Model confidence (mean pLDDT): 82 of 100. Predicted 3D model of a 73-nucleotide RNA (transfer RNA) from Enterococcus malodoratus. Taxonomically the source falls in Enterococcus (Bacteria, Bacilli, Lactobacillales, Enterococcaceae). Rfam family: tRNA. Gene Ontology term of the family: triplet codon-amino acid adaptor activity. It is annotated as a transfer RNA.
[in-house]
RNA sequence: UGGCGUGUAGCUCAUUUGGUAGAGCGCCUGACUUUUAAUCAGGAGGUCGAUGGUUCGAUCCCGGUCACGUCAA
Repeated sequence: UGGCGUGUAGCUCAUUUGGUAGAGCGCCUGACUUUUAAUCAGGAGGUCGAUGGUUCGAUCCCGGUCACGUCAA
């Protein structure tokens, strides 16, 4: 310098053929328990790396861009 892949909640990851986003773990509250843990119930938390375009509408399609990984030189 070029090719490819990844980027979504605190962490690990889903979200198929575009219709305003979920799971597990973690966190908070309550119940139960002598207490903790476990269990049960409820809750908070992300506009999907950032930007522009297409579209009535974009996590999803397109352009270029940033970070990381990988291959080549």